[in-house]
Source information:
This is a predicted structure of a 125-nucleotide RNA (SAM riboswitch aptamer (S box leader)) from a Polyangia bacterium. NCBI's taxonomy places the organism under Bacteria, Pseudomonadati, Myxococcota, Polyangia.

RNA sequence: UACCUAUCGAGACCGGCUGAGGGACAGGCCCAGUGAAGCCGGGGCAACCAUCAGGGGAUGAUUCAUCCCUGAACGGUGCCAACUCCUGAGACGCUCUCUUCACCGAGAGUGUCGAUAGAUGGGUG
Numbered sequence: 001u002a003c004c005u006a007u008c009g010a011g012a013c014c015g016g017c018u019g020a021g022g023g024a025c026a027g028g029c030c031c032a033g034u035g036a037a038g039c040c041g042g043g044g045c046a047a048c049c050a051u052c053a054g055g056g057g058a059u060g061a062u063u064c065a066u067c068c069c070u071g072a073a074c075g076g077u078g079c080c081a082a083c084u085c086c087u088g089a090g091a092c093g094c095u096c097u098c099u100u101c102a103c104c105g106a107g108a109g110u111g112u113c114g115a116u117a118g119a120u121g122g123g124u125g
Stems, first nucleotide, its partner, number of pairs: 001125008013042005021031003025088004043080003048076002051072006059065002084117001090113009
């Protein structure tokens, strides 16, 4: 860096240096000198990978391998404001307003599904 794949409503902060930005992007809405981002130190969350323990099923096979579930948390990552902060294609509803005799149509708000995008892990090149 490209592709594939799983997950994304849970959870978890202090100190030091420094000093104005940050929340990927756009719009919104927020955070921020009661200190942003970054760096360093310590702490924690979680359980993707690895490891270990227990259980169940299938296959080979004779107690080993694969898959699934549960637990532990030494290691590799990751993470520690707000649902990925919200929305971002589209589909199906609901409410209100305008228009119409009515149907149709238009706009605003909102609920569900959900595309794209993004983040993180694992795998392959």